[in-house]
Context: one part of a larger RNA
This record gives sequence, C1' cells and structure tokens, in this order.
RNA sequence: CCCUCGUUAAGGAACUCGGCAAAUUGUAUCCGUAACUUAGGGAUAAGGAUAGCCGGAGGAUGUGAAGGGAUUUACUUCUGGAGCGUCAGCCGGUGGCACAAGAGAGGCCCAAGCGACUGUUUAGCACAAACACAGGUGCCUGCGAAAGAGAAAUCUGAAGUAUAGGUGCUGACACCUGCCCGGUGCUGGAAGGUUAAGAGGAGGGCUUAGAGGCAACUCGAAGGCUUGAAUUGAAGCCCCAGUAAACGGCGGCCGUAACAAUAACGGUCCUAAGGUAGCGAAAUUCCUUGUCGGGUAAGUUCCGACCCGCACGAAAGGCGUAAUGAUUUGGGCACUGUCUCAACGAGAGACUCG
Repeated sequence: CCCUCGUUAAGGAACUCGGCAAAUUGUAUCCGUAACUUAGGGAUAAGGAUAGCCGGAGGAUGUGAAGGGAUUUACUUCUGGAGCGUCAGCCGGUGGCACAAGAGAGGCCCAAGCGACUGUUUAGCACAAACACAGGUGCCUGCGAAAGAGAAAUCUGAAGUAUAGGUGCUGACACCUGCCCGGUGCUGGAAGGUUAAGAGGAGGGCUUAGAGGCAACUCGAAGGCUUGAAUUGAAGCCCCAGUAAACGGCGGCCGUAACAAUAACGGUCCUAAGGUAGCGAAAUUCCUUGUCGGGUAAGUUCCGACCCGCACGAAAGGCGUAAUGAUUUGGGCACUGUCUCAACGAGAGACUCG
C1' cells in the first nucleotide's frame, strides 16, 4: 500500500449524479395509532411504557399421596387435600456501565410519476414503466366447425358444440369512450360496363378428282390441313351500400366590444370531418432554467397552478384511484467515518529475512 472487519472526539449528508456504502430499527406484553379507502384495509402506521435477580402473601390451573367414610369386599366408590409442576399479576427488597445483557430478528414519515394487484422475463451487462393477468370489446366458427400440423392418410381443436373454440386490440375498479366511411381494408349487393379458358363458327388460305385451255395456266366439288369474325362466357375490377373497440383522419385567413388588451360575435376559403369530455411546460414543451406560488440562506430537479398543446386526447384507450412495487423522482425525522479529516486496532496479502 491492498483486501475483509472493529472502534472513534466535535460536527452530522457539509460527501456524492444520488445517503451509494455503513449506521439506526429489530423480540415479547401493554398503551396508542392519521389522511385516505374498493370499508377488506392503510397498520407492526406513527409514537410510547415495561422486561434482571431475591423474598413474601395470595390467585388460576395440571397432577393427585397419606388419612377418613360407604358398601356389593373390589385393580370398587365417595371424600380428602399433602407434595410436585405450570401461568399471569401484586407487594417489598437488591446488584451492575449495561437486565429482550450472547446469537438470531422491520429504520420511519410526507408528496408525485408509471404499472391496478400476486406473477413472468433478456441462462452470460437490462427485473422494469416491458410481458402476463382477471375484466372489456371486435371478428371468425352450426360441427366432417373455424383455425392449425401434414403433398396425403390422419391428427390437434375435442371424446368439446356458440355460457364453446380460434384470433386481434385493450388491460382491476370508478366516470367515460366525441366527430369523419372521402382514401385503404373488410362485409353485403347485383342492374349496367369491362373481362379468361371454353363454346361458336361467318369468312379466308393451302391441297386437287375434275372442267376449261395449243400451252403457260385459270377455275375448282368432296375430303383433309389451317386461320378465324359475330355471338355466348364466372369470379374479379368499375359500380351501389354498410362498417372506425377496422387501417386511419380530426383546418386556414380577415375583421369586431365606450383607454388599451382580448374576442362571446361576424365574413370568407377549403374539407370526408375539422379534436368533444378530460388532461396539459407532461415518461409528451423546441423556444425553456416559460411565468406565478410553495419548499431552501441559496432549488436547470420537485410540488401546486396558468395554457401561448413546436408536436396530449379518448380501448396503439382518456382521466382518476385505495391497495401493491428489490420500480423512478423530490422532501423530512432518526442514524451514522459518506464527509470536515483522518486515527488506532484485528486478521489475510504485498514486502523483507530464513
């Protein structure tokens, strides 16, 4: 010097990103216990008192000896209460620095965010506000179900049957969940338009028995080969409706009130509709350490307000909320070597010698 411990004057968070670490608290009995609340909780809330040993007299309780009585003479029964324990108190005394004398054994309170809760998770940097959850809700599914695995047989679903099964979103509870169906998706519709293979086969081409022709060649039936118009032809798309707890979306400019400021009000443009309730510098606010108030001697954090919401907002839920959390943030009491500021001690190591 390093590690693991122990103790420390005075102060007591001045340390630090932050009380990290350490200290405090810790048991039993009795007293006492707030806001809030879903009336269960909160709660061991908080905050106090008592606790050793000796003696004494009682009390409660367990066991139940000797002795005595009775007769049916029995390992009987009734009575009796000694002795030995156990429990909680009362009165008195007494020793120590210290009596829950060792070990083991909650620090507490106030306020706010998030998630209701118990639970689950990144084996090996993340335990959380993430996942799950009960509850809510949409969609699919009538049973050989939908859905899933599998070229298939078959199996799961399910030896279930819509109070069932699958799937998506939300996430206890309370109060609620506004407007938009123009776009995309989905569902339904079928008049019209468009539309494939197929059907259809007008017409055309090649071939030639034959006919014509002096010949070259021309015409050319049947058959074969080939091409092929009209017409017909489903879903889909176009089209018409519905649907947002489907994907999603939820405006701008100008003017106006008897100081000024502001604008309940008016005008105008655009849209499918122009953000309702609630909340709001927020886990969201750039400007920003916004402004005001509280707390501090002093507060970019925190709490309460305001609303000018760069860029909250209603099941990618909105706003509250008792209880809960090895969660995050701010404050306080207690406590302390975290610190002022370091010291001493113990045991391992480093180091020196052998």